[in-house]
RNA sequence: GUGAUUGUAGCUCAGUCGGUUAGAGCGCUAGAUUGUGGCUCUAGAGGCCGGUGGUUCAAUUCCUCCCAACCGUACCA
Numbered sequence: 001g002u003g004a005u006u007g008u009a010g011c012u013c014a015g016u017c018g019g020u021u022a023g024a025g026c027g028c029u030a031g032a033u034u035g036u037g038g039c040u041c042u043a044g045a046g047g048c049c050g051g052u053g054g055u056u057c058a059a060u061u062c063c064u065c066c067c068a069a070c071c072g073u074a075c076c077a
Base pairs, nucleotide, nucleotide: 001073002072003071005069006068007067010026011025012024013023019057028044029043030042031041032040050066051065053063054062
């Protein structure tokens, strides 16, 4: 250089045929429980869905380009 895969909450990951408010587990915060802590229970916070543009009445989802990670391959030394 080129081809594919991946990018969603702090971490690990779901997300159906494009459709009303984007979810789970762990973690975090507060409360209940407890002599204290852990465990358990309840509630809550936390998201530009990598970025830009486009298609559409409507985009995490489809398309273009860019960025990053990883894998394969080609070339140079």
Model confidence (mean pLDDT): 82 of 100. Predicted 3D model of a 77-nucleotide RNA (transfer RNA) from an uncultured Marinilabiliaceae bacterium. The sequence was found in a public genome assembly. Rfam family: tRNA. Rfam links the family to the GO term triplet codon-amino acid adaptor activity. By type it is a transfer RNA.